[in-house]
RNA sequence: GGGUCGUUAGCUCAAUGGUAGAGCAGGCGCCUUUUAAGCACUUGGUUGCAGGUUCGAGUCCUGCACGACCCA
Numbered sequence: 001g002g003g004u005c006g007u008u009a010g011c012u013c014a015a016u017g018g019u020a021g022a023g024c025a026g027g028c029g030c031c032u033u034u035u036a037a038g039c040a041c042u043u044g045g046u047u048g049c050a051g052g053u054u055c056g057a058g059u060c061c062u063g064c065a066c067g068a069c070c071c072a
Base pairs, nucleotide, nucleotide: 001071002070003069004068005067006066007065010024011023012022013021018055026042027041029039030038048064049063050062051061052060
């Protein structure tokens, strides 16, 4: 220098172009002598950044940033 893949909640990850979810973590309550475990409810998102396409973009296209791998 070229190529492929990835970037979504605090963490690990989902999500056919049509109102972004789950588990864990956090909060609150029940239970328990207490803790843990269990049960119920619940908070939390500029979907890496900037543009484009579209009635509508996490998703498609372009550029950039970061990371991993491959080629040279």